Model confidence (mean pLDDT): 88 of 100. A computed fold for a 355-nucleotide part of an RNA from a metagenome, annotated as large-subunit ribosomal RNA, domain IV.
Context: one part of a larger RNA
Formats: sequence, C1' cells, structure tokens
RNA sequence: CCCUCGUUAAGGAACUCGGCAAAAUGGUCCCGUAACUUCGGGAGAAGGGACGCCUCGGUAGAGUGAUGAGAUUUACUCUCUGAGCUUGAGGAGGCCGCAGUGAUUUGGCCCAACCGACUGUUUACCAAAAACACAGGUCUCUGCGAAGUCGAAAGACGACGUAUAGGGGCUGACGCCUGCCCGGUGCCGGAAGGUCACGCGGAGAGGUUAGUCUUCGGACGAAGCUUUGAAGCCAAGCCCCGGUAAACGGCGGCCGUAACAAUAACGGUCCUAAGGUAGCGAAAUUCCUUGUCGGGUAAGUUCCGACCUGCACGAAUGGCGUAACGAGUUGGGCACUGUCUCAACGAGGGACUCG
Repeated sequence: CCCUCGUUAAGGAACUCGGCAAAAUGGUCCCGUAACUUCGGGAGAAGGGACGCCUCGGUAGAGUGAUGAGAUUUACUCUCUGAGCUUGAGGAGGCCGCAGUGAUUUGGCCCAACCGACUGUUUACCAAAAACACAGGUCUCUGCGAAGUCGAAAGACGACGUAUAGGGGCUGACGCCUGCCCGGUGCCGGAAGGUCACGCGGAGAGGUUAGUCUUCGGACGAAGCUUUGAAGCCAAGCCCCGGUAAACGGCGGCCGUAACAAUAACGGUCCUAAGGUAGCGAAAUUCCUUGUCGGGUAAGUUCCGACCUGCACGAAUGGCGUAACGAGUUGGGCACUGUCUCAACGAGGGACUCG
C1' cells in the first nucleotide's frame, strides 16, 4: 500500500452525476394514525409507551371434560358435578445493571412530480425498464369439409369447438371523452361505358405448282399443302361510379381593423380533401432557453405551480385525469451516519523480507 472488518472528538451530505456505500430503523403487546380513495384501501401510515428477574401464584380467567349423581320421552338423550391435562393475562410487593425483543434474527420514514393501471414477462453471459404481456375496448374475417395455419398430397391443427365460437389488426384497468377530412393509398360494393389476355374467328396476303401463255429470257397461276393474318365475339383487373378513418394517413397562408399603446371578438383575400375541436402544453415533446413570473434555498441550467410565443402536443401509432401498485425516473425533507471537512487507531488476510 491492497482486501475484508471494528471504533472514532466536533460537525452532519459540506461528499458526489446522484446519500453510491455505510449508518440508522427493526420483534411482540398497547395507544394512536392525515390527505386522497375505485370505500377495498392508504396503514406496520406517521407518532408514542411497555418489555428482565423473584414472591403472591402457574393466580384470576379460558379450553377440554374423566368420574360420580339425578331426570325422563330408555336415547349416539338431558341436567348437575367438576378430577386431570392444555393455555394463561392484569395487578401488588421486591431485586440488579449504563443498558431487560440485553446475543442472534428482525421495515428507515415523509412530501411532490413523471411513466406504466395492477400481479406477471424479458435481452441465458453488460439493459428488468416508462419495453412485452394483461383483463377491458374496438375494427375486421369466418355459416362449418369455417376462416386461418402446417403439409406437392393424403392428412392434421383450428375443434370432438359452431358467431356468447374461432382467426387477424390496433388500443391497453377504471373515469370523462374520442372532433374535421374519403382528394391520394388500401379495402368493400357497383356494373352502363372505355381498355383488355388466352381462346374462337377467319377477310385478306405470301410460298409452292398441275396447267395456260410466251418474244423461250420468262409471266400468270386453280386445287392441295404451307407461312401468315384484319374485322367481330370474349373474363378478371384497371379506368369509371359510390361507400369506408378505433383502415394507411392528413388536419393552411397573407393583409387590415376597437377613443393612449398593445391585442384583435370582426373584415378581406389566396389555397385545400379538410384546415387541429375537447383536453393538455418550455412537456420523457421547447430549437432560441438557464423563456418569464411565483414557490422552495443564503445562493436552484434540476424540481414544483403558472403563463402560452406548441422551432416540431393532440384525441384507440388514443387525449386528459386517476386510488392502489413499482429493486422504474426526478426534486425536496426528517432521522442517521467516516460520503465528506480530514483523517486516526485497531483486527484478520495479502503485499514486502528471510526461509
């Protein structure tokens, strides 16, 4: 010097990103216990008091109920008795120590905010969480040989179930609610018209040549075979017409105006499918920003309450609240302490020296 412990004057978080670590609390009985609340809770809230040993005395009482006696309705009956065993306060008197849950074991508590309702689940081996799940809500598919899934198939699961069932998506207890937009994309419905594949169809065109003609070079050329091939007919889809947002998604700009100033209920104009409603808001979201005001501190980039100028909240990619819950996050306080001012001493084990 390192590790693991013990104690410490005065102070008591001044330490530090942060009370990390440590200290403190701790048991049983009694008293007492707030806001809030979904009336269950919160709650062991908080905050207090008692606690050993000896004697009365294993006492009072409580539980069980042997034995014995009596009664009649003679029964697995009822009444009285109360042994033994188990359990067991409160009170009075006394004793000792610094200390009586004498060791061990054995909650620190409170206030406020955020997130998630909750118990649960998770990155085996750096993350346990505000992530996942969850009851509940909603949309959608599925009529049974169901939809969906696995499998070339047979077949199986779904389910020995049947729409109060099963699959999928989103949301996530509960309370109050969930606004506007269907132009784009998706889905559903429609079928008049446009487009349109295979196929059907076969107008027409080309090749070949029996033959005919010939200036003997060649020209024309039926049938058949063959290479092509127009019109016309023709499904879904797309175009088209509607619906649908707890489907994917989206939810404006400029200018002017009120008897100080400021502001603009009001007006004008442009654009849009429609221009963000309620609620919330410098927020797990605010760049400017340590916004401004208030609170808390002697002093507060954090925190709490407001304001609203929302760079860039906003309503089931849910909005705002919310008792209870949380090894969650943030701020404050009480208690307590070697975290610190600032270090000291001690113990054990290493390091070091010798072997």